[in-house]
């Protein structure tokens, strides 16, 4: 110091659900509420999925296609942190 995680201690986070705001939806944001998390702490770089507003096609249509919108509680990857039993 690295790797690792205890039915360890101190702390933290908050899914569904419901209400308000808020966004064209996706989703977000708060307040209550705990499925669960040891980086469920931060970034949308890769990669997956959601979503389609402008745009483009187009048989003009309750159609297709598109991220410049999301999601970090879907894996990676980068930064960074608390606590020490084996």
């Nucleotide at each position: 110091a690295u790797a690792c995680g205890a039915u360890a201690a101190a702390g933290g986070c908050a899914a569904a659900c419901u209400u308000g705001c808020u966004g064209a939806a996706a989703g977000g944001c708060a307040a209550g509420g705990a499925c669960g998390c040891a980086a469920a702490g931060c970034a949308a770089u890769g990669g997956a999925c959601c979503u389609a507003a402008a745009g483009a096609a187009g048989a003009u249509a309750u159609u297709u296609c598109u991220a410049u919108g999301g999601u970090c509680g879907c894996c990676a990857u980068g930064c960074c942190a608390c606590c020490g039993a084996a």
A computed fold for an 86-nucleotide RNA from Paenibacillus sp. 1_12, annotated as c-di-GMP-I riboswitch aptamer.
It was read from a public genome assembly, where an Rfam model found it.
Model confidence (mean pLDDT): 88 of 100.
NCBI's taxonomy places the organism under Bacteria, Bacillati, Bacillota, Caryophanales, Paenibacillus.